Predicted 3D model of a 110-nucleotide RNA (Glycine riboswitch aptamer) from a Burkholderiales bacterium. Lineage of the source: Bacteria > Pseudomonadati > Pseudomonadota > Betaproteobacteria > Burkholderiales. The model forms 89% of the base pairs in the Rfam consensus. It was read from a public genome assembly, where an Rfam model found it. Its mean pLDDT, the model's own confidence on a scale to 100, is 79. Its Rfam family is "Glycine riboswitch aptamer". About the family: This family represents the bacterial glycine riboswitch.
RNA sequence: CUCUGGAGAGCGGCGAGCCGGGGCUCGCCCACCGAAGGGGCACGCGGCGCGCGGCCGGUGGUGAUCCCGGCCGGUGGUGCGACCGUAAACUCUCAGGUCAAAGGACAGAG
Numbered sequence: 001c002u003c004u005g006g007a008g009a010g011c012g013g014c015g016a017g018c019c020g021g022g023g024c025u026c027g028c029c030c031a032c033c034g035a036a037g038g039g040g041c042a043c044g045c046g047g048c049g050c051g052c053g054g055c056c057g058g059u060g061g062u063g064a065u066c067c068c069g070g071c072c073g074g075u076g077g078u079g080c081g082a083c084c085g086u087a088a089a090c091u092c093u094c095a096g097g098u099c100a101a102a103g104g105a106c107a108g109a110g
Stems, first nucleotide, its partner, number of pairs: 001110005010030001012029007031098003037094001038092003044086004048081005054075006061068001
């Protein structure tokens, strides 16, 4: 990209236009839907900040060694945070939609 399947919700009211008629379009109003598109976020996850332990290395304290303590660096754990990032079929209903047609997330096949 092509083919197939594919839900939900008023054939609502008023006005105007087009029209042979049905109906269609636009504007306003009320009631609804979620699966074009769009917006939002988390008890989790990752990061960051703070606190508390552990291990390793270096350095220093001592007359000397060991132990131990201090400081620095590395590594990992844990608690807290009205910090950051992060999704959907969740949520919002902006857009879109509420006979059919069209559209349609998603799925299958090519």